[in-house]
Molecule: FMN riboswitch aptamer (RFN element)
Organism: mouse gut metagenome
């Protein structure tokens, strides 16, 4: 310094004119760390917001977990009930569409 890689998900059902958006129900978990494996323990990216003509930068913001168990060691595994999920567009959307063939923490590689 270059190369390539870097996010998943509504079965089945009721209601309605009309919904993967309501309802019951079902499913989904980006990166690093951490005594042992972590969406809900620390950070960190994305997304959001403001400055500036931009291009990018700097600020700001930034969600959720408990009993119990096994062990040297575990809010990480096991049981057990929880409980969180950006904008923007639609019948109210973690899960459909859209920005985005984008941006990325970061991984392997040469």
């Nucleotide at each position: 310094u270059c190369u390539u890689c870097g996010g998943g998900g509504c079965a089945g059902g009721g209601a309605g004119a009309a919904u993967u958006u309501c309802c019951c129900g079902a499913c989904c978990g980006g990166c690093g760390g951490u005594a042992a494996c972590a969406g809900u323990c620390c950070g960190c990216g994305a997304a959001c917001g403001a400055g500036c003509c931009a291009a990018g930068c700097u600020c700001g913001c930034c969600g959720a977990g408990c009993a119990g168990g096994u062990g040297g060691a575990a809010u990480u595994c096991c049981u057990g009930c929880g409980c969180c999920g950006a904008c923007g567009g639609u019948a109210u959307a973690g899960u459909c569409c859209g920005g985005a063939u984008a941006c990325g923490a970061g991984a392997a590689g040469a």